[in-house]
About this RNA:
A computed fold for a 117-nucleotide RNA from Lentibacillus amyloliquefaciens, annotated as SAM riboswitch aptamer (S box leader). The organism belongs to Lentibacillus, within Bacteria. It matches the Rfam family "SAM riboswitch aptamer (S box leader)". Its family is annotated with regulation of gene expression in the Gene Ontology.
RNA sequence: CUCUUAUCAAGAGCGGCGGAGGGAUAGGCCCUGAGAAGCCCGGCAACCAUUAAGGCAAGUCUUCUUGCCUUGAAAGGUGCUAAAUCCUACAGAUUAAAUGGAUCUGGAAGAUAAGAG
Numbered sequence: 001c002u003c004u005u006a007u008c009a010a011g012a013g014c015g016g017c018g019g020a021g022g023g024a025u026a027g028g029c030c031c032u033g034a035g036a037a038g039c040c041c042g043g044c045a046a047c048c049a050u051u052a053a054g055g056c057a058a059g060u061c062u063u064c065u066u067g068c069c070u071u072g073a074a075a076g077g078u079g080c081u082a083a084a085u086c087c088u089a090c091a092g093a094u095u096a097a098a099u100g101g102a103u104c105u106g107g108a109a110g111a112u113a114a115g116a117g
Base pairs, nucleotide, nucleotide: 001117002116003115004114005113006112007111008110013041015040016039017038021031022030023029025089026088027087028086042081043080044079047077048076050073051072052071053070054069055068056067057066058065059064085109090106091105092104093103094102095101
């Protein structure tokens, strides 16, 4: 970098360093010297791994093993920590109405995890 699968309306600091930008892209709309990005610490979550209890199923089974499900823990690997993935970008439907708007559904794009190349 590409592919596959899952998730994306919940949650998370009045901290330290730092100094001007940031919210992927475009258009909007926002955040920001009452201090952006980045780094550190703290925190959140529970995808992977680990682990506790319960349930179901299977087994070369019967105080055993494996798989799946539910609930919980959180010392490991990632991730996240303004706004729905901030909104919309393409297609369809509905609606009021006039070249635009609103609502819904699906897709695209993006992000993260796990697996594969």